[in-house]
Predicted 3D model of a 469-nucleotide part of an RNA (small-subunit ribosomal RNA, 3' major domain) from an uncultured bacterium. It matches the Rfam family "Bacterial small subunit ribosomal RNA". Gene Ontology terms of the family: ribosome and structural constituent of ribosome. RNAcentral holds the full RNA, with entries from ENA, Greengenes and SILVA.
Context: one part of a larger RNA
RNA sequence: UGACGGGGACCCGCACAAGCGGUGGAGCAUGUGGUUUAAUUCGAAGCAACGCGAAGAACCUUACCAAGUCUUGACAUCUGCCUGACCAGUGAGUAACGUCACCUUUCCUUCGGGACAGGCAAGACAGGUGGUGCAUGGUUGUCGUCAGCUCGUGUCGUGGGAUGUUGGGUUAAGUCCCGCAACGAGCGCAACCCCUAUUUCCAGUAGCCAGCAGUCAGAUGGGCACUCUGGAGAGACUGCCGGGGAUAACCCGGAGGAAGGUGGGGAUGACGUCAAAUCAUCAUGCCCCUUAUGAUUUGGGCUACACACGUGCUACAAUGGCAGUUACAAAGAGAAGCGAAACUGUGAAGUGGAGCAAACCUCAAAAAGGCUGUCUCAGUUCGGAUUGUAGUCUGCAACUCGACUACAUGAAGCUGGAAUCGCUAGUAAUCGCAGAUCAGAAUGCUGCGGUGAAUACGUUCCCGGGUCU
Numbered sequence: 001u002g003a004c005g006g007g008g009a010c011c012c013g014c015a016c017a018a019g020c021g022g023u024g025g026a027g028c029a030u031g032u033g034g035u036u037u038a039a040u041u042c043g044a045a046g047c048a049a050c051g052c053g054a055a056g057a058a059c060c061u062u063a064c065c066a067a068g069u070c071u072u073g074a075c076a077u078c079u080g081c082c083u084g085a086c087c088a089g090u091g092a093g094u095a096a097c098g099u100c101a102c103c104u105u106u107c108c109u110u111c112g113g114g115a116c117a118g119g120c121a122a123g124a125c126a127g128g129u130g131g132u133g134c135a136u137g138g139u140u141g142u143c144g145u146c147a148g149c150u151c152g153u154g155u156c157g158u159g160g161g162a163u164g165u166u167g168g169g170u171u172a173a174g175u176c177c178c179g180c181a182a183c184g185a186g187c188g189c190a191a192c193c194c195c196u197a198u199u200u201c202c203a204g205u206a207g208c209c210a211g212c213a214g215u216c217a218g219a220u221g222g223g224c225a226c227u228c229u230g231g232a233g234a235g236a237c238u239g240c241c242g243g244g245g246a247u248a249a250c251c252c253g254g255a256g257g258a259a260g261g262u263g264g265g266g267a268u269g270a271c272g273u274c275a276a277a278u279c280a281u282c283a284u285g286c287c288c289c290u291u292a293u294g295a296u297u298u299g300g301g302c303u304a305c306a307c308a309c310g311u312g313c314u315a316c317a318a319u320g321g322c323a324g325u326u327a328c329a330a331a332g333a334g335a336a337g338c339g340a341a342a343c344u345g346u347g348a349a350g351u352g353g354a355g356c357a358a359a360c361c362u363c364a365a366a367a368a369g370g371c372u373g374u375c376u377c378a379g380u381u382c383g384g385a386u387u388g389u390a391g392u393c394u395g396c397a398a399c400u401c402g403a404c405u406a407c408a409u410g411a412a413g414c415u416g417g418a419a420u421c422g423c424u425a426g427u428a429a430u431c432g433c434a435g436a437u438c439a440g441a442a443u444g445c446u447g448c449g450g451u452g453a454a455u456a457c458g459u460u461c462c463c464g465g466g467u468c469u
Stems, first nucleotide, its partner, number of pairs: 007469007015459002019423005026314008034305002042053002064300007073125001077124002079121006089102004106115003127289002130287003136283002138278003141274001143272001148187006154163003167178003193266004198234007207224003212221002237260001240254005316416001320375007332363003337356002342351003382413001387408007429451007
């Protein structure tokens, strides 16, 4: 000077408390450990690994295993020689790749050759998801959106250092005010950026419809007032009033206002910590392999299963299940795409091919909700696992190992021990919708809206953090 203390003082945070809903019990999904295996590729490991890398493993991916092949190589540059091709197509052969045969077949030219491509040969070299994240760059997590971390000059101290940055108030904040041997400054805070809440002006189609005509229908004429869209502004600043305070900063209350004291949300992450993570995104030093630790093909594996843990989904029912009927969104996506009407099928779906590169058309039905009926507390008209049969779709191909449909089957489960998690408002809870990835394959992820609570006395205690001592 720091760090630490079951030392002290002050302060903050869904940290506790007050509440609401979960997890831990069941079935299933998914990740991990373990075990197994020819292989179950690799990484991630308290918080900060475990629905994580993976925004999607049937082949491919793929790095793993078995078997079959290649050796200047699947990919790049250079040299020499030969050829005129290469690509595409056909046939033989193979588990498949490799392989063999046939067919087809260039351009420029000063005719020397050149460009391009293929083959052969020799090497230089290629190649490595092989090792080391404790050799590294870059990127990322975390403390933590916590309020801190420093510097110049001056002063003090033999010096390490101190002061400033401490103190009195105040704030979400080292935020601001006052004081002070300090005076200033930088990185952080805040603001500047984006979305959202109100409104004015401009614009009016593909959007909208008040009045006029008109209709099954904003379909059409017409209009741009309204909704909305998208460009430019306005608006909130403790600006005004009262009280408190030190006449300050600021705090409390009020008015006006769509909004009030940071309005709500996002992006934004200081100096640093953890030899934190990543050599498998990429780059890279060194080491290692070089007829193999490289390349390629088929098949298998990453999907195994006495078990253990994490994260989820569905339930255990009447605030409910089922049947019929009837409303109201937002945000998105669409050309190798979205695919309407109509018809067929119990259904998944099929036929069909209108319209649309989309404020035009399509996906598209929003669901919870409302109304009517039924079930009457039961392992049930709850619950749907598992299994059988028959199908649909994608795709060379659904056996290992896809999703969905119909009929049948109808398991556990009657609210969950110790323990433990999230959340303070349009939040929790609950209800659907869309997108990325993607041929196909979400209960995951990322967004979107609908319905919409309870509670916070307070800071003694648990956890984490800040300041002074």